A computed fold for a 265-nucleotide part of an RNA from Candidatus Roizmanbacteria bacterium RIFCSPHIGHO2_01_FULL_38_41, annotated as large-subunit ribosomal RNA, domain VI. Rfam family: Bacterial large subunit ribosomal RNA. Taxonomically the source falls in Candidatus Roizmaniibacteriota (Bacteria, Bacteria candidate phyla). The full RNA is in RNAcentral, with records from ENA and SILVA.
[in-house]
Context: one part of a larger RNA
């Protein structure tokens, strides 16, 4: 643009399409039919696997250049405290995120048409004969349903709900309907502005004072693991008290203190 008649927001059917539909094994049935033995099942009936996929972060674990302690060398500093390089200096730890080896879940049961094949009835060809004769019936992991996604540009442009508008001017025709032309305003979209369940940018999702959107505070909660400072014990180095501190918090609640300005159609 476009979905023949207005603008818009949710929700929605499904023509089509793509994915998925793997495979062992073990027990029972039974050492049973079968088989001279050796061996040794068809049917059916349960269980556990692999291999693939989805989701998910409760557990286990990894990451975790947020964080927190320890430390080692050298500079600043006021001998202390702290900071800055040294691979994030090196180490132990580690919340959120995001992960897999982790957690759960599905790889099912069924219909219909049919293949090879296997039949019934049966002529042509007084028999026979499944039948590129008529008529009938079984028959696969495979076709097509079923099961998941995606979908009305399916131009065959589908359906339901709700919202807002059907106003004014001017010509034309003229009872009116109805054309042409111009112009206003709603729903609401967008652009812009704070973000993130989203993201390479578009997109998408939540918020924009009728507000908790995201920063700040504030309380939890979790990390680290007992700060400075003073005191006390020792000559000291150090350790004890104060002190399960102090320092942090991607997650949870509140709270308008800051910032969601201001524009188009």
């Nucleotide at each position: 643009c476009g979905u023949u008649u207005g603008g818009a927001u949710u929700c929605u059917u499904g023509a089509a399409a793509a994915g998925g539909c793997u495979c062992u094994u073990c027990u029972c049935u039974a050492g049973u039919a079968c088989g001279a033995g050796a061996g040794g099942a068809c049917c059916g009936a349960g269980a556990a696997g692999a291999g693939g996929g989805a989701a998910u972060c409760c557990c286990u674990g990894g990451u975790g250049u947020a964080u927190c302690a320890g430390u080692u060398g050298u500079c600043c500093u006021a001998u202390a405290a702290g900071g800055g390089c040294a691979u994030u200096g090196c180490u132990g730890a580690g919340u959120a995120g995001c992960u897999a080896u982790a957690u759960u879940c599905c790889u099912a049961u069924g219909a219909g048409a049919u293949a090879a094949g296997u039949a019934c009835u049966g002529a042509a060809a007084g028999c026979a004969u499944c039948u590129c004769a008529a008529g009938u019936a079984c028959g696969a992991a495979g076709c097509u349903u079923a099961c998941u996604u995606u979908a009305a540009g399916a131009u065959g442009a589908g359906g339901a709900a709700u919202c807002c508008a059907c106003c004014c001017c001017c010509g034309a025709u003229u009872u009116a309907a109805u054309c042409g032309g111009g112009g206003a305003u709603a729903a609401a979209u967008c652009c812009c502005c704070c973000g993130g369940u989203a993201g390479a940018u578009g997109a998408c999702c939540g918020g924009g004072u009728u507000g908790a959107u995201a920063g700040g505070c504030g309380c939890a909660u979790g990390g680290u693991g007992u700060a400075a400072g003073u005191c006390c014990a020792g000559u000291a180095a150090u350790g004890g008290a104060u002190u399960u501190a102090g320092c942090c918090u991607a997650u949870g609640c509140g709270u308008a203190c800051u910032a969601a300005u201001g524009g188009a159609u």